Transfer RNA from a Candidatus Moraniibacteriota bacterium, 72 nucleotides, folded computationally. It matches the Rfam family "tRNA". It was read from a public genome assembly.
């Protein structure tokens, strides 16, 4: 330099154009002499950034940034 992949909750990941969710973690409560475990509940997101298409975008298109892989 060229090609490809990924970017979303604290972490790991769903959501194939129509309300952004799960597990773990965190917090609260129940239980226990106490802790852990278990159970119930709560909170946590400008979906990397900018723009475009669309009635409607995590999803489709373009550019940029970051990370990873391959080729030279």
């Nucleotide at each position: 330099g060229c090609c490809g992949a990924a970017g979303g909750a604290g972490c790991u990941c769903a959501a194939u154009g129509g309300c952004a969710g799960a597990g773990c973690a965190a917090c609260u409560g129940u239980u226990u002499u106490g802790u852990a475990a278990a159970c119930a509940g709560u909170a946590g997101g400008u979906u990397a950034u900018c723009g475009g298409u669309u009635c409607a975008a995590c999803u489709c298109c373009g550019a940029u940034c970051u990370u990873c892989g391959g080729c030279u």